[in-house]
Context: one part of a larger RNA
RNA sequence: GGAUGAACGCUGGCGGCGUGCCUAACACAUGCAAGUCGAACGAAGCACCUUACCGGAUUCUUCGGAUGAAAGUCUGGUGACUGAGUGGCGGACGGGUGAGUAACGCGUGGGUAACCUGCCCUGUACAGGGGGAUAACAGCUGGAAACGGCUGCUAAUACCGCAUAAGCGCACGAGGAGACAUCUCCUUGUGUGAAAAACUCCGGUGGUACAGGAUGGGCCCGCGUCUGAUUAGCUGGUUGGCAGGGUAACGGCCUACCAAGGCAACGAUCAGUAGCCGGUCUGAGAGGGUGAACGGCCACACUGGGACUGAGACACGGCCCAGACUCCUACGGGAGGCAGCAGUAGGGAAUCUUCGGCAAUGGGCGAAAGCCUGACUGAGCAACGCCGCGUGAAUGAUGAAGGCCUUCGGGUUGUAAAAUUCUGUUAUAAGGGAAGAACGACUUUAGUAGGAAAUGGCUAGAGUGUGACGGUACCUUAUGAGAAAGCCACGGCUAACUACGUGCCAGCAGCCGCGGUAAUACGUAGGUGGCGAGCGUUAUCC
Repeated sequence: GGAUGAACGCUGGCGGCGUGCCUAACACAUGCAAGUCGAACGAAGCACCUUACCGGAUUCUUCGGAUGAAAGUCUGGUGACUGAGUGGCGGACGGGUGAGUAACGCGUGGGUAACCUGCCCUGUACAGGGGGAUAACAGCUGGAAACGGCUGCUAAUACCGCAUAAGCGCACGAGGAGACAUCUCCUUGUGUGAAAAACUCCGGUGGUACAGGAUGGGCCCGCGUCUGAUUAGCUGGUUGGCAGGGUAACGGCCUACCAAGGCAACGAUCAGUAGCCGGUCUGAGAGGGUGAACGGCCACACUGGGACUGAGACACGGCCCAGACUCCUACGGGAGGCAGCAGUAGGGAAUCUUCGGCAAUGGGCGAAAGCCUGACUGAGCAACGCCGCGUGAAUGAUGAAGGCCUUCGGGUUGUAAAAUUCUGUUAUAAGGGAAGAACGACUUUAGUAGGAAAUGGCUAGAGUGUGACGGUACCUUAUGAGAAAGCCACGGCUAACUACGUGCCAGCAGCCGCGGUAAUACGUAGGUGGCGAGCGUUAUCC
């Protein structure tokens, strides 16, 4: 000199864009952060329509009767309706944090002839016929509650047999090709095994099997990846083999048996520290420091352990067990997990609103409308940072007054002020007023593959309609210099000097050093220098 997720002191007008618990991975009140589908299913409620019954208002009346409304019960149906239940998909993404980890964790380059992949795309083949349950619901019943128990009824794209098998799995064979050792691929024979689901607005949407693709992952390997030798030996599933189990898959991953190996001065083991990288700061570079924000990977979710479901988890807002802590209790027993967004207490030098909206982008579900979304987008707070603007401009000498200094002549503050003439950035008030909106949906027009045609699909055009921010940005008009400057330094390094006070005192100080009666070094004042909505100090890095 540059830099910072900074803090502290003094000061502080505005805007844009960013950034904001680095400490206690400490504990958390409250609200929200993951739902959705009625075009999978049954039942219930609600609204409307409808069938029948009951009912009897009103009106007419020849007093015999005719007309038959509302309410109620029942049958059937419809719905942009409602919440619970069965079922499907999603809760493995998105969001947070960096505790652990010195490791194939990460980076980079490869391998997988040792593997998986829901939704999506392409192709091929298929979807026949049955069955038994169960929640909801009803009844009874236990418990303070959380939550249950028994009996009975019912549906499905829930569950289970059977049939079928182009293709697929397994077992045993035959032939051919390839490779890197176990092997792999192709063709073929026999035996054997496993499928499916319907809904519909009739256009479609789904289902099953196989093959391929795409995407996302799993595993393995080469190289690189902090400090300490005042850590020198470490290791028993340890190192290898054989057999088996397990896995999507290789493997001591696990088990039995056999052998006695394996690592290490090219630093094993142990100890300490630490998430890694793209980047970022500095530097001419080499290098050194660092890993906030943004992006990729990993790990974790009160602490420890475990599996279940599933294409995918050993699962932040799922389950079970143990532990610590907090809460409820009728003392028998239960409930909870902010390292999601806000917010609270505490710790600390120190770090924000218990805000608006799904309008945009993206995600989940759905055919869609749509619903959900503290992701996101916006606003709020903070000079925390970077950038931009302003605090006025021109003229103005009697060099005014005042201050300070003085050799008492004067000098300086100083064109500075006053005064005159202007300007209107910002500000204030009034008026106008966005882009961000493209879709989707509906209406309509034209074209188009297929189809006998119609509807529908797809493409293009027109119309209707959608904005949290926000009456914001921006524009126009009016008012009026009015509302907007400080901080540090002035002995040398280092730009900038005098007076008074103090008298080795009080104090200053980055280094040298200054102060003991004429201090340009302390304190104050005037003046001057530097930077400027900031300026200094402290801390850290180069």
A computed fold for a 542-nucleotide part of an RNA from an uncultured bacterium, annotated as small-subunit ribosomal RNA, 5' domain. The coordinates come from a structure-prediction model, not an experiment, and the mean pLDDT is 80. Rfam family: Bacterial small subunit ribosomal RNA. Gene Ontology terms of the family: ribosome and structural constituent of ribosome.